Predicted 3D model of a 348-nucleotide part of an RNA (small-subunit ribosomal RNA, central domain) from an uncultured prokaryote.

[in-house]
Context: one part of a larger RNA
RNA sequence: CUGGGCGUAAAGCGCACGUAGGUGGAUGUUUUAGUCGGGUGUGAAAGCCCCAGGCUUAACCUGGGAAUUGCAUUCGAUACUUGGUAUCUAGAGUAUGGUAGAGGGAAGUGGAAUUUCCGGUGUAGCGGUGAAAUGCGUAGAUAUCGGAAGGAACACCAGUGGCGAAGGCGGCUUCCUGGACUAAUACUGACACUGAGGUGCGAAAGCGUGGGGAGCAAACAGGAUUAGAGACCCUGGUAGUCCACGCUGUCAACGAUGAGAACUAGACGUUGGAGGGGUGACCCUUUAGUGUCGAAGCUAACGCGUUAAGUUCUCCGCCUGGGGAGUACGGCCGCAAGGCUAAAACUC
Numbered sequence: 001c002u003g004g005g006c007g008u009a010a011a012g013c014g015c016a017c018g019u020a021g022g023u024g025g026a027u028g029u030u031u032u033a034g035u036c037g038g039g040u041g042u043g044a045a046a047g048c049c050c051c052a053g054g055c056u057u058a059a060c061c062u063g064g065g066a067a068u069u070g071c072a073u074u075c076g077a078u079a080c081u082u083g084g085u086a087u088c089u090a091g092a093g094u095a096u097g098g099u100a101g102a103g104g105g106a107a108g109u110g111g112a113a114u115u116u117c118c119g120g121u122g123u124a125g126c127g128g129u130g131a132a133a134u135g136c137g138u139a140g141a142u143a144u145c146g147g148a149a150g151g152a153a154c155a156c157c158a159g160u161g162g163c164g165a166a167g168g169c170g171g172c173u174u175c176c177u178g179g180a181c182u183a184a185u186a187c188u189g190a191c192a193c194u195g196a197g198g199u200g201c202g203a204a205a206g207c208g209u210g211g212g213g214a215g216c217a218a219a220c221a222g223g224a225u226u227a228g229a230g231a232c233c234c235u236g237g238u239a240g241u242c243c244a245c246g247c248u249g250u251c252a253a254c255g256a257u258g259a260g261a262a263c264u265a266g267a268c269g270u271u272g273g274a275g276g277g278g279u280g281a282c283c284c285u286u287u288a289g290u291g292u293c294g295a296a297g298c299u300a301a302c303g304c305g306u307u308a309a310g311u312u313c314u315c316c317g318c319c320u321g322g323g324g325a326g327u328a329c330g331g332c333c334g335c336a337a338g339g340c341u342a343a344a345a346c347u348c
Base pairs, nucleotide, nucleotide: 004319005318006317007302008301012316014201015200016199017198021194022193023192025088026087027086028085029084030083033081034080035077036076037075038074039073040072041071042070049065050064051063052062053061054060091191092188093187094186095185096183097182098181099180103177104176105175106174107173108172109171110154115149116148117147118146119145120144121143125136126135162169163168206247207246208245209244210243211242215241216240220236221235222234223233258315259314260313261312262311263310266293267292268291269290270289271288272287273286274285275284276283277282297304298303321348322347323346330341331340332339333338
């Protein structure tokens, strides 16, 4: 390079926006660049291949043909692709009316609970475990009642429920704000899809500066267990967890399944809308999600199955035996921790 692949065997970037590029709806007309056909020139000879001939054959030699799949030029063809032009509305988008929602940001606010402090009642234990001990308590604990402070998280509702591109999002109220769905019309008229580089977002832990600190809790200390116990269990406990701003840029960032489009049996749930029928319970149709089971088909099997891993198209990313190794070196990024890119020797 060609081929074959990427749910679980190696392999889908964590997710999006978007540049170049690639690809791209319908009709008419034009052009003829791609495409197709013919002519001319050239494509040295020898060789290879075919035919005929010459040495008694053969090797060898001679003659002719074919081939030279190419390039240039010229004359044509016009279905398809490209370019120009005109038109269209099925893709895409805009306007109007509605709907649902833990979508995002900011400010305010509520109750339960834990802890601590103050006061009252009250007295000898409490706590903890498999059993204990460390620990707390006559300087009055635990329990109980009243009050105060402070931080963090929001029981029930709650649901293979909802929203978001992913990470993720859950008390209540207000303000600002993104997207989706839906009905009927009107408008724009291919404005689209993908996306190398690039840019942004991105759990937790971690880092910087300044706050905050109730509970929990790496490290650490003590008590147990044990042969030992650098652990599991217990009593404590600091970073951290929380807030603001900045950095880090990773994960089993998973549906281990890239994005978009079209087509291909159904059945049963559930969420949001629309239409119709019925007095009503409810039923029917349709649409956008979210689940279970399954025809065909696919798959090595497991399983997938209109939310495809089926049948196809477009574009991107990635894989090519195990270890060495997601390592070394170099480069780029980072305050650091480290991240991204990414080998080889050797070995089986």
The RNAcentral record of the full RNA draws on ENA. Rfam family: Bacterial small subunit ribosomal RNA. Its mean pLDDT, the model's own confidence on a scale to 100, is 89.